[in-house]
Molecule: RNase P RNA; transfer RNA
Organism: Alphaproteobacteria bacterium
Parts: sequence; C1' cells; structure tokens
RNA sequence: UCAGAGGACCGGAUGGCCGCUCCCGCUUCGGCGGGGGAGGAAAGUCCGGGCUCCAUGGAAGCACGGUGCCGGGUAACGCCCGGCGGGGGCGACCCCAGGGAAAGUGCCACAGAGAACGAACCGCCCGUCCGCCUUCGGGUCGACGGGCAAGGGUGAAAGGGUGCGGUAAGAGCGCACCGCGAUGGCGGCAACGCCGUCGGCAGGGCAAACCCCACCGGGAGCAAGACCGUGUAGGGGCGGCAGUCCGGCAACGGACAGGCGGGUUUCCGCGCCGGCCGCCCGGGUUGGUCGCGUGAGGCGUCCGGCGACGGGCGUCCCAGAGGAAUGGCCAUCCCUCGGCACCACCGAGGACAGAACCCGGCUUACAGGUCCUCUGACACU
RNA sequence: GCGGGCGUAGCUCAGCUGGUAGAGUACGAGCUUCCCAAGCUCGGUGUCGCGGGUUCGAAUCCCGUCGCCCGCUCCA
Repeated sequence: UCAGAGGACCGGAUGGCCGCUCCCGCUUCGGCGGGGGAGGAAAGUCCGGGCUCCAUGGAAGCACGGUGCCGGGUAACGCCCGGCGGGGGCGACCCCAGGGAAAGUGCCACAGAGAACGAACCGCCCGUCCGCCUUCGGGUCGACGGGCAAGGGUGAAAGGGUGCGGUAAGAGCGCACCGCGAUGGCGGCAACGCCGUCGGCAGGGCAAACCCCACCGGGAGCAAGACCGUGUAGGGGCGGCAGUCCGGCAACGGACAGGCGGGUUUCCGCGCCGGCCGCCCGGGUUGGUCGCGUGAGGCGUCCGGCGACGGGCGUCCCAGAGGAAUGGCCAUCCCUCGGCACCACCGAGGACAGAACCCGGCUUACAGGUCCUCUGACACU
Repeated sequence: GCGGGCGUAGCUCAGCUGGUAGAGUACGAGCUUCCCAAGCUCGGUGUCGCGGGUUCGAAUCCCGUCGCCCGCUCCA
C1' cells in the first nucleotide's frame, strides 16, 4: 500500500428568533420567570421478568406448549460469557435447533434386481451337456446346476474405507493403517480428550415425523386494575345445574321448604328475596383522578473474575402526552448529489425511523463517517 | 396498545399425516348456428407473499420478514 477479520461508537454542529408540551415558583388570573422534553433501534411483538386482577389448601401429577453438548453469569430467559465436538477459511476468524435411531410406531416417491426380515439385472468364476471352430494346447454360442459380490448400472442413500496378500473367481477370508464398537488407565468439575487392550464389523437415514428422556411453564393482560361522577329497561333468549307439593298435555303459575334482616334464643310468624352459572341479544355511559416513573437507573472511579458479570465508594435526577407535545425559519460551517472537464460559484438534500405501564434480551431497518485490535500478500529498512 | 387469523391460476377456494399443484369461474382455439348466446371438446393457466434453514426432496415442517383481515372500554 492492497485485500480482509473482529469489536466499540457517532449518526449533522453552533448561534439567534418564533412556537408546542410537562413540572416548579410568582401573579393584578391576562400572563411572566426558571428547568426538562425521543431512540439505537422508541419498530416487529419473538422470548424473559416486574406490576395488577382472576383462579387455586400445599406438594405432586395428567393434558398441552416450550427448551435441549458442558460449565458459569443473571431477577429470569429460547439471552450472554468461557469451553467441548463437528464443518468452512492459507489465516485473523466465522457457522451449527448440537440429547436419544440398540424402547416402540411411521416414512424413504421416481428409478432400480434389491430401500431395511438383506438382494442378484449386467457381470466374474467352476462343473456337466449339446453345437461350432481348431495350429489338437484350446477357444466359443447356448442350456442346466452351483459359487461370488470385486467391477458396471439405478439412486440422495446399496450393510465399513484404502492398500497388500489370498483365491477358480471373490469376500474382514488374513494382515497394516484409518473409521466403528466394547473395555481399562490417565487428565478435566463436566462436555470431552489422550494412551493401551480386545472384537473382523453388528441394527442406513429422517425425531424443524409421532415419540422417549431431562428441565421449565396456572390464566389473562395498563383497553390489567382502584376510586369518583354521569346515565339506563336490575330487561329478554338459549344451555347446564339445582328440593317437595298442587294446577296444567306442555310452556308456566302458585304454595311450602330455604336464605337475609328485624322483633324476644328455641318457638312464633312480620317484611324482602326465591334461584345459581355460562354464552348471546338489548340498554346506558363512553367524563375525571390514580396506576405513571427513584429505577434489576445513568455517569465516574477502585477491587475481584480469562470473560459474561459481581462488589465498594462518589455523584446526578434525566420525557410523561391522552386524536396524543418533542416543531418551523434564518445565518455560518460539515457531508452527499447535480449544473461543469479540476478549483471557485449556484441549486437540491441530511440514513432508518419516532415514546404510550416499565425493565432485560433477540430479530429486523439504517445514507454516511470515526476509533481500536488482529490476519494475509507485496515493497522498503 | 393487546389478542387471534389469513396470503396458492385474472377471481373464489381445495390441497398443508412432506414425493411431478387441482376444482369452479374467467380467458384462448375448435365444433354446433345464417349470426350471437347457451352447450360440447381441447389448452396455457402458477417466483404457492418474500428470504433463509431442516430433509435426498418443502405449498406443506421450523425461523425471520412483508402485507391484509377480525376482535377487545366501563356499568348494570
């Protein structure tokens, strides 16, 4: 210098003028003064919590849903950190839903002989018979009976791979290495790794198919919920459950039982209710206050830890609307684009996007720019 | 703000226990008719909203994203 990798951050700057909204103070109630006023994603609503209500003896379990190597962090997580294993890259580094296929069920289309109880299409080899050729050594077409799975072919996948030996041809048939399985030792908290011994190799893949194992989860959500005010028809339909008797075919109606309150406890018998639950229809009000911002809070510094993070000290208070404020103009500068072939000048423009109960994450969108660390190549010293 | 659902042919919908995407209608051609309509026969209908992943293989399973639709105040 070029090409990359990882991480952190900014995301127009300054000043003036006019506005909007919230809080505090003053007020002659007209206003005046002071202070605060979007984001890294406020977004998607994909996870985890706080908070509130409902349900529920506790615990455990069923169903359903989710998570899934190991260890740690955290209020918690599907997040983060550090490792392990696998894959990619020369490398910095990146990617992985990464438990179990020997509990069971299911699927593997088409092609192919055969797709999971192994199988033999072409082929290779041996034997017998028949025919043909023959240089009599043999060769060859075909049929039958056997052996084999090396090679070809099909497929995403064909029941270890490579090499040597071996054989009629072959084959873990034998051997070496690799892979695999079992087992012992060592290291590590563990995932796992290393070394040795034994076994000739057994049952392919799919669990983001059902499932099994381990762990987690009660439901709903600030339109939660609380209070005040206003207003209405405390009405109707369907279903389920719930006592007795009378009338009625029935719908239903009535009485008693029952519940509540009072009188004087039992008794008596007065007044009221006489159903409860779920869904739907109909009616009214759609106003105000709280919830609502001191919090797993921001910044600085020190300590512990590889790190995520934790702890101590100091300091700060930093949006709170409710059809919903956070804006507009001017000047100077910065950046981009265009008018141009550089400068100068002129014009246009300022990425994604905007709080709504609040936090911790993830994901997605984002013009342009800054900083740090590292890798590879080339050149020079 | 919260909860739920759906994107497949021009339109309305099936297919979603993974294996070459179908139906009706519309469109085009032919037959029938003097001509049209109706009827009959045949045919193309297609990035399965988009982008990744799992799998040999994805409309279907999983994740992300985009668009559309529906419901939700309180009182009695």